[in-house]
């Protein structure tokens, strides 16, 4: 970077799928070893039990025991004392600290977070520098004594003490405050200096050390020193508070929200500023730039992915936040509404004597639950960091660490070298081999890990003790304090990391895959079955797709699925899409808010550009270095941070301001066109009714009828009136409107347009979210009106039905008023505007010039409206100054098909319905444009025995064959529209034969190899149906070669042993061969070239023409090739050669080419000739041709065969052969006998006989041609009636023979009937074949004498030597043709013409079809299963109103009780408690609503599902063009 997947194929749209990377993972299979990190994402769901915040005696009182020593008593193991234990433990006051660390992310859409700012609207314990104090008195109270209450958990009263506890007084500033001056700043509020005057407000000691001064003289005490506190200023540091700007998720099917709510003034409250709280006053304040209101959410550094923009994502590390069973509240404090506090309600747990207590693991560890899932109830304070202390120290589940987990990254290792008998084995195979494969073994090495043993670290610096030196203090060489050095002391990890040595290849390889995308192929087993599958898709007997083996290929202590991110995905598109037909321009307009705007001056700096300077925390990412043996990972510095904020500039372009212009728009002014739009008249022309007159049987309707009017007088027709709609002719891709739309004429009234020439105004312009109007039909209301049309409806038809089309009738409506509806394929499927960008030619309404008297022509020019067309774009198709081109500005709108423009919800509407507008499910497509085909009850052109004209036939009968079905032990198998059925089978008694009974037989009936042992062969008995089985007997070693006692070979027969033979068993859908068939129809394709993105076109298309894609012309095509034609056979005609032959002439036999002779004639068969649109005339383009005529036996391809193109039809054949793979081997092989293939209620194809007088019987009589033939054709003679016998010549054939041709032709008979027609059946006799005619043969004679009188519907051949009729031969064959195949003889009739039916060619159209019209493909109905709406109600959750309630607790008030510190006159006060009551408020309660979720008889529709049921709506003109 891209790939597969829509179709036959293209191209385009455009879903939907893969290939990457990545994780707190989790499964499945599998597992050596380190080294870093990670490790409840679910139930902020419950927790047992440890441990997670305490210090401090140098603040205070007070103070055990255990032991151990010792004393006394003595009952000899107890009681007393006293010392240690010890001023210790464990309580108590009192300080600091517990608001830090540590854990979770419920809840927050917020100033909560994040970036920048401000605080003149603030506070900050401890710490740092500095100033200045540390004063004088007091009264209590815990411990503790002691007395109760209590189950405990806790508690009362009494009495006693002490502090750095508490409390009064003193001093006091630059503290506060008030009041005056005054200087600077400022945001004009105030802040911030100096200075005057007044009021106010402080405390605590405590430890060490020392006598210089002073008092008592051991020394201490005042006291002085050091240290630490204390207070109280100033200043900084830190940390916290609050304000403020911008950022910060989705839903408008949430659009309106607010009453302390916005501002004001007073006040109060707070460390502070503020409706923060209250009284008044005013009515304000948010909000489409999205308020309210739902849902979901802890924010950010960063993480992951990306090419970047940007998309998700917020675990570890780090900063902010909120919470700490749930909910309220405050209280301490310098910080709290306080995770291991406090007080109250709740809910759950636990104890409980039932009276009450007690608890909060979202701290570490752990436990259950929940899950697809996340660790040990370890060690240490050694190290960092934290609290407490003067310090030692004490505490720290924070930290450091070890353990468990392949969870992740990183690195190592399971060995190296050499080694071809290319072992074994395994799998394959064309059996040759080939592969695993140098791979193994063997042979040399080496030693990472991991194992044994040994050594053995950094991490430790400090503190602390002693020591030395120096300083500082001080009166002091003490004390203390520093600062430097020696020495000791401190390791949880851990005997770890690291080294070293031993020994051994030893102990360490698996997972996916292997059709294609995607690297990797065989075999075997299955058989649309197990199954596989990310996407297309595999599997119905030869699966590279399943599953197994073998090999392979990937990646590796991993590998694979799953899950969900980001990428491919430009498929949301800012970077970087798009809407004529693929999804996609609102029906159309005016216009608000936005948004964007035309020249030129000045200015200003709002955007904009520059530069500076703060900030953008560390970590992280990047770069340079540097430590772990390397990487992972640690670590130092730079680098980046594309943002914000401040400051200086700069002034083009955008904005602002303020002045000008005239082209953009607009006004006046003259002219013009016009179905523009509205009212009001007024007209002709037709249909229908009415009335009258003429007139008579029909008339209307139709594909063809009937309904239906009509003798009561229709239809036609004349003539009067009525009424309503609608405006022929003009009339035109001509005219007007914005857009639905307007079309007789006439008046009034009204609105836009275009010319032109001046003249004003001077950006006034464009688009336009929301708003408003206008908006074909059909429809609704309400009152007219109603001629003709005409849903609905009736009725006739039509049809398998026909709720349709067709017809007859018809009522809503269709018309008018007024007033609703807001949709349409309302389309140019193409928003508005505005610029620019080759022509050409029309149309309509102006204008100017020119020519002309004019009528008119010409040129130009604005403005409409069409067609043709470059360039340009377009997937193509098309589009091209009226753009779909090049650009600008505004709005709409699209993001797969289906569900669905539907469902809830809102708005509108009298209903219909409109409009906004989803999901859940569902498939991999759906879909545009263009190809090549096919098809079309689309169209043109052309042939065919295709119709038509004609001639015999089929189907009717009988027989004969085949086939169906039946039937049967079998009735062997195969063929099935044309193109199976007298077809394989050119001939079934046996045999063929493949079938069926019964009977043998197992290397076989056949082949080929090995052993053995025999030449072969002939004969015969018994059994038996044969086959065969058991025996006799007879022959006797041929043939080749040799190194000729013998040996070997080649045939032959026998026996036996595996290898293998067999197989008409299966698959013609695994095949070759053959073969039918479209069709002897004219097609059917390459090469180069051009065109098209591409499938493909072109040539092959067109005008002519021909049996022909046969010719010629023309043409972006030239050419070629397979078909056609020739050419080969055969026939017709001549010559010639040579045979055969005998016409004429002569001899000459009974006869006879027998003879001389002929060489003419037939004829055989070898060679040539001949015909070719050559000639003539005419058409035609001057051509191909084509029409006619000469001449010739023969004329336009002479008649006829042979020859069958690229294909098609999974056409037919494994039973002709061949031939893969299955199957079967005492059998599905093979041998025999009998029987079947011949059966027979029936139905089909095919032929034969006929049905008769053109005939049939008798008798004479006459002419072919092709053929065959020795196991053989048979002359001639006998003999039978006859089929045939019996003799018997010729003849291997132009020689003899089958052989008689037969219709015909000449003569006689029948005469119209079921017959002298017709012969079937069935009787009796026989003949030949063959071992063998019963089953079941063909013939002969005698005798029998059926059906049958020319055949419905339908349906075949034939076009000329044909059709029809006539006989004749051969093949197969022992016999057996009514069949095939071939040959002759007689020997016709028609064909105007292509409308129509079948087939076929060639263009062209449409297409939803490609398995291709036997296609495709719709709906309802039944069945199964899916998700969703609706639903009488039901249950939940959330939240709003009333309203009651009111714990805890703060406030305020009382406050007759109780009351220590101050005052007091001694009486009390003053201050405080308790306690009452106010107020405000939690949880609970009532009543009513929002919203939202689960359910629910029943019920809409929707999806989806190989072979269901009605029909065929659509796709071709889909058989009534579709379509809204």
């Nucleotide at each position: 970077a891209g790939a597969g997947u829509u179709u036959g194929a293209u191209c385009c749209u455009g879903g939907c799928u893969c290939a990457g990377a990545a994780u707190g993972a989790a499964c499945g299979c599998u597992g050596g070893c380190g080294g870093c990190g990670u490790g409840c994402u679910u139930a902020a769901c419950a927790c047992a039990u440890g441990c997670a915040a305490g210090u401090c005696g140098a603040a205070c009182g007070a103070g055990a025991a255990a032991g151990c020593u010792u004393u006394a008593g003595c009952u000899u193991g107890c009681u007393a004392g006293a010392g240690c234990g010890a001023g210790u433990a464990a309580a108590g006051u009192g300080g600091c600290g517990c608001a830090c660390g540590g854990g979770u992310g419920a809840g927050u859409a917020a100033c909560g977070c994040g970036u920048g700012g401000g605080u003149a609207a603030u506070c900050u314990g401890c710490c740092c520098u500095u100033g200045a104090u540390u004063u004088u008195g007091g009264g209590a109270u815990a411990a503790c004594a002691u007395c109760g209450c209590g189950a405990a958990a806790g508690u009362g009263g009494u009495g006693c003490u002490a502090a750095u506890a508490c409390c009064g007084g003193a001093u006091a500033a630059u503290a506060u405050c008030u009041a005056g001056a005054u200087g600077u700043c400022u945001u004009a509020g105030g802040g911030u200096g100096u200075u005057u005057a007044g009021a106010u407000c402080a405390a605590a000691g405590a430890u060490g050390g020392c006598c210089u001064c002073u008092u008592c003289u051991u020394g201490a005490a005042a006291g002085c020193u050091a240290u630490c506190g204390u207070u109280u200023g100033a200043g900084g540091a830190u940390g916290a508070g609050c304000c403020c700007a911008c950022g910060c998720a989705c839903c408008a099917u949430u659009a309106g929200c607010u009453a302390g709510u916005u501002g004001g003034u007073a006040g109060g409250g707070u460390a502070a500023a503020g409706g923060c709280c209250u009284a008044c006053c005013a009515a304000g304040g948010c909000u489409a730039c999205g308020a309210u209101g739902g849902u979901u959410a802890g924010c950010u550094g960063g993480u992951c992915u990306g090419a970047g923009a940007g998309g998700a994502u917020g675990a570890u590390c780090a900063g902010c936040c909120a919470c700490a069973c749930u909910g309220g509240a405050a209280c301490u404090g310098a910080c709290a509404c306080a995770c291991g506090g406090u007080c109250c309600a709740g809910a759950c747990u636990c104890c409980u004597a039932c009276g009450g207590g007690a608890g909060g693991c979202a701290g570490c560890a752990g436990u259950g639950a929940g899950g697809a899932a996340u660790u040990u109830u370890g060690c240490g304070c050694a190290a960092u960091g934290g609290g407490g202390g003067a310090a030692a120290c004490c505490c720290u589940g924070a930290c450091g660490c070890a353990g468990c987990a392949a969870c992740g990254c990183c690195g190592c290792g399971u060995g190296a070298g050499u080694g071809a008998u290319g072992a074994a084995g395994g799998c394959u195979u064309u059996u040759g081999g080939g592969u695993c494969g140098u791979a193994a073994a063997g042979c040399u090495c080496u030693g990472u890990c991991a194992g044994u043993a040994g050594g053995g670290a950094a991490g430790a610096a400090g503190u602390c003790g002693u020591u030395u030196a120096u300083g500082a203090u001080u009166a002091a060489u003490a004390c203390u304090c520093a600062u430097a050095g020696g020495c000791g002391u401190u390791g949880a990890c851990g005997g770890u990391a690291c080294c070293u040595a031993c020994a051994a290849a030893g102990g360490a390889a698996g997972c996916a895959c292997c059709g294609g995308c995607u690297a990797a192929c065989u075999c075997c087993g299955u058989g649309c079955c197990a199954g596989c599958a990310g996407c297309c898709g595999c599997g119905g007997u030869a699966a590279u797709a399943c599953g197994g083996g073998g090999g392979g290929u990937g990646c590796a202590a991993g590998c694979g699925u799953u899950a969900a991110u980001c990428g491919g995905a430009a498929u949301u598109a800012c970077u970087g899409g798009g809407c004529g037909u693929a999804a996609a321009g609102c029906g159309c307009g005016c216009g608000u808010a936005g948004g964007c705007g035309g020249u030129u001056u000045g200015u200003u700096a709002a955007g904009u550009c520059a530069g500076a300077u703060g900030u953008g925390a560390a970590a992280g990412c990047c770069c340079a270095g540097g430590g772990c043996u390397c990487a992972a990972c640690c670590u130092u510095g730079g680098a980046a941070g594309u943002g914000c904020a401040u400051u200086u500039g700069a002034a083009a372009c955008u904005g602002g301001c303020a002045g000008a212009c005239u082209u953009g728009a607009g006004u006046a002014c003259u002219g013009g066109a016009g179905g523009g739009g509205g009212u009001a008249g007024u007209g002709g022309a037709a249909u229908u009714c009415c009335c009258g007159g003429u007139g008579u049987a029909g008339a209307g309707g139709u594909g063809a009828a009937a309904u239906u009017c009509g003798u009561a007088g229709a239809u036609a027709u004349c003539g009067g009136g009525a009424g309503g709609a609608a405006u022929a002719c003009c009339g035109g891709u001509g005219g007007c409107g914005a857009a639905g739309g307007c079309g007789a004429c006439u008046a009034c009234c009204u609105g836009g347009c275009c010319a032109g020439a001046u003249a004003c105004u001077g950006a006034c312009a464009c688009u336009g979210a929301g708003g408003u109007g206008c908006g074909a039909a059909a429809g609704c209301g309400u009152g007219g009106g109603g001629a003709g049309c005409a849903a609905a409806c009736a009725g006739g038809a039509u049809u398998a039905g026909a709720u349709a089309c067709c017809c007859u009738g018809g009522u809503a409506g269709u018309c008018c008023a007024c007033g609703c509806c807001g949709u349409a394929a309302a389309c140019g499927a193409u928003g508005u505007c505005a610029a620019c960008u080759a022509g050409g030619u029309g149309u309509u309404g102006g204008g100017a010039c020119g020519g002309u008297u004019a009528a008119u022509c010409g040129u130009c020019u604005c403005a409409u409206u069409g067609c043709c067309g470059c360039a340009g774009c377009u997937a193509a198709c098309g589009c091209a100054u009226u753009a779909a081109g090049u650009u600008g500005a505004c709005c709409g709108c699209c993001u797969g098909g289906g569900g669905a423009g539907u469902a809830c919800g809102g708005u509108c509407g009298c209903a219909a319905g409109a409009u906004u507008a989803a999901a859940a499910c569902u498939c991999a497509a759906a879909g545009g444009a263009a190809u090549u085909g096919a098809c079309g009850g689309g169209g043109g052109c052309c042939c065919g025995c295709a119709c038509a004209a004609g001639c015999g036939g089929u189907g009717g009968a009988g027989u004969a064959u085949g086939u169906g079905g039946u039937u049967u032990a079998a009735u062997u198998c195969g063929a099935c529209g044309c193109a199976a059925c007298g077809c394989g089978c050119a001939g079934a008694a046996c045999c063929u034969u493949a079938c069926c009974u019964g009977g043998u037989c197992u290397u076989g009936a056949c082949a080929u190899c090995c052993c053995g042992a025999g030449a072969a062969g002939c004969u015969c008995u018994u059994g038996g149906a044969a086959a065969c089985a058991a025996g006799a007997g007879u022959g006797g070693u041929g043939c080749c070669u040799c190194u000729u006692u013998g040996a070997g070979g080649a045939a032959c027969u026998u026996g036996g042993u595996g290898a293998c033979a067999g197989g008409u068993g299966c698959u013609g859908c695994a095949u070759g061969g053959c073969u039918g068939u479209c069709g002897u129809c004219a097609g059917c394709u390459c090469g180069u070239g051009u065109c098209g993105u591409g499938a493909g076109a072109u040539g092959u298309u067109g005008g002519g023409u021909u049996a022909a894609g046969u010719c010629c012309c023309g043409c972006a095509a030239c050419g070629a090739g397979c078909g056609c034609a020739u050419c080969c056979c055969u026939u017709a005609u001549c010559u010639u050669u040579a045979g055969u032959c005998c016409a004429u002439c002569a001899g000459g036999u009974u006869a006879a080419g027998c003879u001389g002779g002929g060489c003419a004639c037939u004829c055989u068969a070898g060679a040539g000739g001949g015909a070719c649109c050559g000639c003539c005339g005419g058409u035609g383009u001057u051509a191909a041709a084509c029409c006619g005529g000469a001449g010739g036996a023969a004329g336009g391809u002479g008649g006829g065969g042979a020859u069958g193109a690229c294909g098609u039809c999974a056409a037919g054949u494994c039973c002709u052969c061949a031939u893969g793979g299955c199957c079967u081997u005492u059998a599905u092989a093979u041998c025999c006998a009998g029987g079947g293939c011949u059966a027979c209620a029936c139905a089909c194809g095919u032929a034969c006989u006929a049905c008769a007088a053109u005939g049939g019987c008798c008798g004479g009589u006459a002419c072919a041609a092709a053929g065959g033939g020795c196991a053989g054709c048979c002359a001639c003679u006998u003999a039978g009636c006859g089929a045939u016998a019996a003799g018997g010549a010729g003849c291997u054939a132009a020689u003899c023979c089958c052989g008689a041709a037969a219709a015909g032709c000449c003569g006689g008979u029948c005469u119209c009937a079921g017959u002298c027609c017709g012969g079937a059946u069935c009787g009796g006799a026989g003949u030949c074949u063959g071992c063998a005619a019963c089953u079941c043969g063909a013939c002969u004679c005698c005798g029998u004498g059926a059906a049958g009188u020319u055949g419905g519907a339908a349906u075949c051949g034939c076009u000329a030597g044909u059709a029809a009729u006539c006989g004749u031969g051969g093949a197969u064959c022992a016999g057996c043709a009514u069949g095939c195949c071939a040959c002759g003889g007689u020997g016709a009739a028609u064909a105007c013409g292509u409308u129509c039916c079948c087939g076929g060619g060639c263009c062209u159209u449409g297409u939803a079809c490609a398995c291709a019209c036997c296609g495709c493909c719709c709906g309802u109905c039944a069945c199964a299963c899916c998700a969703c709406g609706a639903g009488a109600g039901u249950c939940g959750g959330u939240u709003g109103u009333u309203u009651c309630a009111g714990a805890a607790g703060u406030a305020g008030u009382u406050g007759a009780g109780c009351u220590a510190a101050c005052c007091u006159u001694c009486g009390g006060g003053g201050g405080g408690c308790a306690g009452g009551c106010u107020a405000c408020c939690a949880a609970g309660g009532u009543a009513u609503g929002g919203u939202u979720g689960g359910u629910a008889a029943c019920u809409g529709g929707g999806g989806u599902g190989a072979a269901g049921u009605c029909g065929u709506a659509a796709c071709a003109a889909g058989g009534u063009a579709a379509c809204c």
Molecule: small-subunit ribosomal RNA
Organism: uncultured prokaryote